[in-house]
This is a predicted structure of a 73-nucleotide RNA (transfer RNA) from a Candidatus Tayloriibacteriota bacterium. It matches the Rfam family "tRNA". Rfam's curators write: Transfer RNA (tRNA) molecules are approximately 80 nucleotides in length. It is annotated as a transfer RNA. Its family is annotated with triplet codon-amino acid adaptor activity in the Gene Ontology.
RNA sequence: GGGCGAUUAGCUCAGUUGGUAGAGCAGCUCAUUUACACUGAGAAGGUCGCAGGUUCAAGUCCUGCAUCGCCCA
Numbered sequence: 001g002g003g004c005g006a007u008u009a010g011c012u013c014a015g016u017u018g019g020u021a022g023a024g025c026a027g028c029u030c031a032u033u034u035a036c037a038c039u040g041a042g043a044a045g046g047u048c049g050c051a052g053g054u055u056c057a058a059g060u061c062c063u064g065c066a067u068c069g070c071c072c073a
Base pairs, nucleotide, nucleotide: 001072002071003070004069005068006067007066010025011024012023013022019056028042029041030040031039049065050064051063052062053061
């Protein structure tokens, strides 16, 4: 220098043909316990890496950039 893949909650990851974003774990509150743990219930937590474009509507499609990983030279 070239090619491919990944980037979504604190962490690990889903997200269908573009239709208004979820799970598990962790953390918080409550119940239970003498207390802790376990268990159960509830609530909270998101500029979907950044910037543009297309569209009535973008996590999803297109372009550029950034970071990480792999391969080629």